[in-house]
Molecule: RNase P RNA; transfer RNA
Organism: Acidimicrobiia bacterium
RNA sequence: CGAGCCCACCGGGCGGCCGCGGUCGAGAGAUCGAGGAAAGUCCGGACUCCAAAGGGCAGGGUGCUGGAUAACUUCCAGGCGGGGCGACCCGACGGAAAGUGCAGCAGAGAGAAGACCGCCGAUGGCCCAAUCGGGCACAGGCAAGGGUGAAACGGUGGUGUAAGAGACCACCAGCAUCACGGGUGACCGUGGUGGCUGGCAAACCCCACUCGGAGCAAGGCCAAGCAGGGACGCCGGUGGCCCGCCGAUCAAGUCCCGGGUAGGCCGCAAGAGCGCGGCGGCAACGCCACGCCCAGAUGGAUGGCCGUCCUAGACAGAAUCCGGCUUACAGGUGGGCUCGCACA
RNA sequence: GCCCCGGUAGCCCAACUGGUAGAGGCAGUCGGCUUAAAACCGAUCCAGUGCGGGUUCGAGCCCCGCCCGGGGUA
Repeated sequence: CGAGCCCACCGGGCGGCCGCGGUCGAGAGAUCGAGGAAAGUCCGGACUCCAAAGGGCAGGGUGCUGGAUAACUUCCAGGCGGGGCGACCCGACGGAAAGUGCAGCAGAGAGAAGACCGCCGAUGGCCCAAUCGGGCACAGGCAAGGGUGAAACGGUGGUGUAAGAGACCACCAGCAUCACGGGUGACCGUGGUGGCUGGCAAACCCCACUCGGAGCAAGGCCAAGCAGGGACGCCGGUGGCCCGCCGAUCAAGUCCCGGGUAGGCCGCAAGAGCGCGGCGGCAACGCCACGCCCAGAUGGAUGGCCGUCCUAGACAGAAUCCGGCUUACAGGUGGGCUCGCACA
Repeated sequence: GCCCCGGUAGCCCAACUGGUAGAGGCAGUCGGCUUAAAACCGAUCCAGUGCGGGUUCGAGCCCCGCCCGGGGUA
């Protein structure tokens, strides 16, 4: 210099004028006023009501190990597998030796399989031949080769044989199992033994762990207004079912039709909060001390114009709150690292 | 705001337990019938299943993420 990887962050600044919402104030006015994703609503929790959510069945979710956390389909560290020369990245990564099931077409055969081409034909058979022997490929043998397929029942070499085959042997790959060593563990290393070894569980299923339901339009209070009628009639909370619990037990409840209202307040902004420092930890994170208060609407506020920097300035906007994930995003900054080339 | 459901030819809709990647109707085109037209008969055309990725030998179907549309709820 070029190409690239990872982490963190900014994402228009400043000044003036006008305007909008909250709070304070009698008023003038003062002060605060979107995001890294506020988004998708995909996970997890807080909170509220049903019982401060209990037992069983059904159903759902998650799925290497250890840790973090309020919790998680999240995060951190590690293991294993895959990709990259590398920095590094990706992984729904329990079980196929519990059982059931699936594999269209092609192909002879698709799961203790299979003789289409092929090889052999030792043995038996037939033919030739005086004999040695030769021939045929009828019975039969063979999974080494060809061919089909996504996949054809370990791989290579040898022994063996009529031809062959884990039939046997050596080495290798994988699995199971045993022993020793390392590790909290997943797992790794070494050695022995064994049988000779396919795939799919984002198919049913099995195993382990876990999950009660609903959602701030939850839920509570106040005010205003109205007209009742019918069904069920013992059940309701419970929105999968059963039990249990609680409430009610003869006038309450549920449902349907009809009528009324379309208002206010709380929930609702001090929080698993933010900043800085110290300590512990590889890290996620935790603990301690100090400082700070940082939107709160309900037709729903955060905008417009001008000047200037430097001309341009993306994606997009709160609606109960918080932790994540995912998706969108012009441009820019800082730090760490890898590869290549050149020079010293 | 919150909670659900759906997406297959121009339109309406099938597709079994995942199996040649897709059936049918309406519409369109061509031909027949008719003097001509409608109806009818026959043939034909039109999709790669909203988009992207994954699992699998194989995906409309199973899984994940987006996009679009619809419904409910005081």